Predicted 3D model of a 73-nucleotide RNA (transfer RNA) from a Candidatus Omnitrophota bacterium.
Rfam family: tRNA.
Its mean pLDDT, the model's own confidence on a scale to 100, is 80.
RNA sequence: GGGACAUUAGCUCAUCUGGUAGAGCAUCUGACUCUUAAUCAGAGGGUGGCUGGUUCGAGUCCAGCAUGUCCCA
Numbered sequence: 001g002g003g004a005c006a007u008u009a010g011c012u013c014a015u016c017u018g019g020u021a022g023a024g025c026a027u028c029u030g031a032c033u034c035u036u037a038a039u040c041a042g043a044g045g046g047u048g049g050c051u052g053g054u055u056c057g058a059g060u061c062c063a064g065c066a067u068g069u070c071c072c073a
Stems, first nucleotide, its partner, number of pairs: 001072007010025004019056001027043005049065005
């Protein structure tokens, strides 16, 4: 210098052919228990890396940039 892949909740990851985002763990509250743990019920938490474009509508399609991993030179 060229190329591929990844970027979504605190963490690990879903969401497949565009229709207004979910799970597990963690956190908080309640129930249960003498207490803790376990178990059960519920709640909060994301303007989807950034900036634009296409579209009635974008996490999803397109472009650029940023970061990380890998390959080639």